[in-house]
A computed fold for a 76-nucleotide RNA from Buchnera aphidicola (Ceratovacuna japonica), annotated as transfer RNA. RNAcentral holds the sequence, with entries from ENA. Its mean pLDDT, the model's own confidence on a scale to 100, is 83. It matches the Rfam family "tRNA". It is annotated as a transfer RNA. About the family: Transfer RNA (tRNA) molecules are approximately 80 nucleotides in length.

RNA sequence: UAGCUAUGUAGCUUAGCAGGUCAGAGCACAGCACUCAUAACGCUGAGGUCAUGGGUUCGAAUCCCAUCAUAGCUAG
Numbered sequence: 001u002a003g004c005u006a007u008g009u010a011g012c013u014u015a016g017c018a019g020g021u022c023a024g025a026g027c028a029c030a031g032c033a034c035u036c037a038u039a040a041c042g043c044u045g046a047g048g049u050c051a052u053g054g055g056u057u058c059g060a061a062u063c064c065c066a067u068c069a070u071a072g073c074u075a076g
Stems, first nucleotide, its partner, number of pairs: 001075008011027004020058001029045004051067005
């Protein structure tokens, strides 16, 4: 450098991928409560253009194409 395979979802780790309810959970974060105070526990809340762009469809995180990033394999 080329080809092939896998992965990309919240700040982090991830579930959901035979198309259809508002895209969920844990940790972290903010507020409240508790406490002399802090932590822990409890309650509430915020946070996602589902890597990017396009296509198919009434409807796409999910299917198709291209590109990007990461990891691996093969060739050189």